[in-house]
This is a predicted structure of a 90-nucleotide RNA (Glycine riboswitch aptamer) from Geobacillus proteiniphilus.

RNA sequence: AUGACGGCAAGGGGAGAGACUACGGAAUGUAGCGCCGAAGGAGCAAGCGGAAAACGCGAAUCUCUCAGGCAAAAAGACUCUUGCUUGACG
Repeated sequence: AUGACGGCAAGGGGAGAGACUACGGAAUGUAGCGCCGAAGGAGCAAGCGGAAAACGCGAAUCUCUCAGGCAAAAAGACUCUUGCUUGACG
């Protein structure tokens, strides 16, 4: 400084997929089958390193579905507003 990129807090928006079956007095329990992708986690393209198609680094709302979830509520990536903070280019 018409304050970038970030960080924190409060508030608003915020998808998907069985209120399945059995057991059970009941449960947010146990088991079974079927599903979802937007907490978290894992995988990798270009590119970089490397003699190398090995190997290492390497993004996502992509892929996996370990974890999580499949009425509502809660949670929820992401996003908007406000406040505080940081203080880059110039």
Its mean pLDDT, the model's own confidence on a scale to 100, is 79.